[in-house]
Context: one part of a larger RNA
Formats: sequence, structure tokens, C1' cells
RNA sequence: GAUGAACGCUAGCGACAGGCUUAACACAUGCAAGUCGAGGGGCAGCGGGGAUUGAAGCUUGCUUCGAUCUGCCGGCGACCGGCGCACGGGUGAGUAACACGUAUGCAACCUGCCCGUCACAGGGGGAUAAGCGGAAGAAAUUCCGUCUAAUACCGCGUGACAACCUUUGGAGGCAUCUCUUAGGGUUCAAAGGAAGUGAUUCCGGUGACGGAUGGGCAUGCGGCGCAUUAGCUAGUCGGCGGGGUAACGGCCCACCGAGGCGACGAUGCGUAGGGGUUCUGAGAGGAAGGUCCCCCACACUGGUACUGAGACACGGACCAGACUCCUACGGGAGGCAGCAGUGAGGAAUAUUGGUCAAUGGGCGCGAGCCUGAACCAGCCAAGUCGCGUGAGGGAUGACGGUCCUAUGGAUUGUAAACCUCUUUUGUCAGGGAGCAACGAUGCCACGAGUGGCAGAAGUGAGAGUACCUGAAGAAAAAGCAUCGGCUAACUCCGUGCCAGCAGCCGCGGUAAUACGGAGGAUGCGAGCGUUAUCC
Repeated sequence: GAUGAACGCUAGCGACAGGCUUAACACAUGCAAGUCGAGGGGCAGCGGGGAUUGAAGCUUGCUUCGAUCUGCCGGCGACCGGCGCACGGGUGAGUAACACGUAUGCAACCUGCCCGUCACAGGGGGAUAAGCGGAAGAAAUUCCGUCUAAUACCGCGUGACAACCUUUGGAGGCAUCUCUUAGGGUUCAAAGGAAGUGAUUCCGGUGACGGAUGGGCAUGCGGCGCAUUAGCUAGUCGGCGGGGUAACGGCCCACCGAGGCGACGAUGCGUAGGGGUUCUGAGAGGAAGGUCCCCCACACUGGUACUGAGACACGGACCAGACUCCUACGGGAGGCAGCAGUGAGGAAUAUUGGUCAAUGGGCGCGAGCCUGAACCAGCCAAGUCGCGUGAGGGAUGACGGUCCUAUGGAUUGUAAACCUCUUUUGUCAGGGAGCAACGAUGCCACGAGUGGCAGAAGUGAGAGUACCUGAAGAAAAAGCAUCGGCUAACUCCGUGCCAGCAGCCGCGGUAAUACGGAGGAUGCGAGCGUUAUCC
């Protein structure tokens, strides 16, 4: 000097940042991932319309109310289907190298949504969920029968491009091979919806190529301690053939060979997420990896795959285990290292708050819905920075305290009183933001959508906050440590090797500037000291 600190004493305000370093211990409760009716069958609930019927009123054919029916309309719980749920958020257990950082490469690869280009979008079929009916169970849930739809599922047809196989010719390469021309064969597509009208347009869909983005793989180099760890290794190292993969590869397998690594530290053990960065230092270096950003790993423990463009998947599935809970004892349910919150551990670390207004994400044509991401507010001197606790004048140098060479003097001390001002902050009163972009729709430009311009209603959690103005009033706002030397700051009293102090040297046994108190002084100041750790 520094800190994600803690402890003691003390404490006025604001801004900006920060806040379980320990038990990857266990978790009550709520919330943290949905959305689309412009894919679909439907209609449980809500609103409207219509039909039938009943009652009441009376202008006797209308109004009001009630019941039943009706998907007809707005819409919509559950269901089928699509996209998302692999992002965002958390944690640091494991990992000493498959991580990470950096460089190079893949003639060995994939990539939903997005952008560009090209081509296509014909015609059929069979089911199934929901529903309805029935059954079992305490529940979780399960079973049987029956009905039906789709952008769900399955054939057929068409088929540009592409892929693979094969034949011929050409070019390149030492070669396995690579590129290319032409011919043949094989394989692979689809779905509708909205507006609208006779012109279409939009949103989707299918296939292909290219791009972008994201990912996969390979190689070189860098990179902790212990040698009181010296030898390690059989899929081990290589070859050939195959399997598998998006793809290369002992990744896996059969056979063959006997290799491969190691004092330039293999193997083992211990410790540890890595980096950008941060702290310190004149630098070289040393130390750290909390907040923020990038990468990795994990999601009660261990294992496994499924779906998918992408996972071996935190709030998905299955199996096993430990633990907790429910049970009618037959059987079931669960996973906060998401945000709050609880217990425990600990020297120690916050609210079971508000809002989607902005930024961003998912879905949707859109309106919009969801979003503990995010933005805000709350708590904490835990940090950094800023401001204040008044300013000017004022000597009978007051009173009081302390000290002395004591009728007196020194000091506290311009300090106070007193006079004249000011009003930051705080208090009260009044006004009061920016953050708003968007948005139905309209106009303009090219055929449309797109682009530009305008813009109704409406949209602010924070917040009546920031900020501005005014009022009263010095009013409401100073402590902490130290004073023997190092080290800035000295006297008196008490104590008497006691009580005590102490970072080191050391103080204290009757004149203690070192203990305790007082007066005074010094340092820092809303903080000051102590402890711990790093340089």
C1' cells in the first nucleotide's frame, strides 16, 4: 500500500460500486419457460346472437327476467400439432490436461432460425389424442371399447439441383489419389393458412447450392509442488482389414508385428477450475483469480440412452443408491450450485419487495402473452469519492480546570460569552422531470411488401424520486488512537517488580514523560484503532 474481510469504540448526508471466502450441507412456502385459434378437432368455463318455453308488466305484440337447446360469433381450459425449453440464470465439486491461452490446420466435418440464388408445391390413404361409454385404485395413475381432425403420419406421381455407383477422355501428383468433360444407372421433396377478388398479395412449406453464425476435430508451443515418487505401459505403440461416427483416429473389433513414454522428470502422490485481469513493486519479479467479460466442468450420488439442427439435457426420461415426505401398507412423490427465504456451520455476508416502463430473450402476421434475465426499490460505514458539522469580529486574555519559582504568573485561549452575517446538508411547504423508443392508421416512393414521413386512443415499476423555488433557524450533526526510542506529541497525581503495559528494544522494587487517572499535546477524521492475509 491492498482486502468480498471480521472485531472494538463512534457515526450527519449523498453518488457510484460491493455483499455465504465456511457445509457442491439439508431444505417448508411462493415464483424463475412458455407461446401460437392466421395448423387442427372441438366447446369445460366466460361474453354475445338465435330458437323453444315459462313468468311478470302492460301501449295485446312488445319489453324485462328465468329455464332449456344451439360452436352461429367473440374467444378459449384441456387435447393433437408447430417452434422454444441446449438460450438466459447458478456454482467451482471434479479436472494438472481431452481443460485453458495462443498459433496453424481439416484433401477428415456438421450447422435449426437468418441472408442470397435456383427449382417445386399434383393427387391419394390409414390411424390416433381430446370427446363419449365402461372398469381398477386411498392416491399417483392405469386399462378396455367406440368416434373424429390436421401444417401429425404413410404411400403414389413429378422432379431442377445434389449425392452415390459405373464407363470414356483430359489435367495434376513420387504415390494411395485429386480435379474435370461427356454418357448411363440408383436414391431423396412438399402443407396449408390469412386478406381478397377474378389481377393477385402476404405468412408459411419442400429440395438444392452459396454465405453468415454457432459448433466438432487435429497439431505445435506455453503453463503448480514433492525425486524422502524412478521406472511406467497389453488396446499399451504401430500396421493391415473391418465396424462406428457429421467427420479423422485403437474410438471399437479380428489378425500381424513389438513397440511407446522417461532425469529436457515419465509414473505416482498432493494441491488446484483456466484466462482477460487484480494487488504490490522503481523495475525485474512475487501474490491473487471475489465482482465484470471469455472458455471449461457440474446440477442429490453413480450410470444410460431417447428426442432434436444442437443435450447425453439444472426446473426432461429410465435404472441403481443415500436421504426426505404421503399411504387405506397394496403402492407412490421429491431434488434451490435459479430469485427470495429457513435451519445448520461460522469471526462473518442482505428482502419470502416492485415492474415488464426501458434493454434483451421465447412464441406469434399482429395486438399481445411469458420472462426472480434485466431494470428498480429495501438492508449493511463493507469500500472509493464528494459535502457538511458554520463564517467574520471579539481581551476585563472572564469563570472553571491544570501546572509553577504561588499575594503572582503560565496554559486551556479568540476558545467561550457577546455582536454582525450566511443557510450547503437536514426539516417543512410548493412546483416537478429526462429515461418514450413504440403504437391503430394515414401520406409519399417502385407493380405488392419494404423504405421514408406523419401519428389518434393508450403506454413509467422506479416516483411525486432526481431537480428547481421558498420559509424558519447556528439551529439537528465529532470522534478514535497515540504522546520512552523507533515515531509527530509532557507534566501532575495514584501505584510501588504489585496492579499492569508491550510490535521490537524493554517499562514497574517510593520522585515512572513507558502502568491507571487528570490536564495539556500530536496524528487521522465520519471515521479511528486492533486482528488476519498478500506484496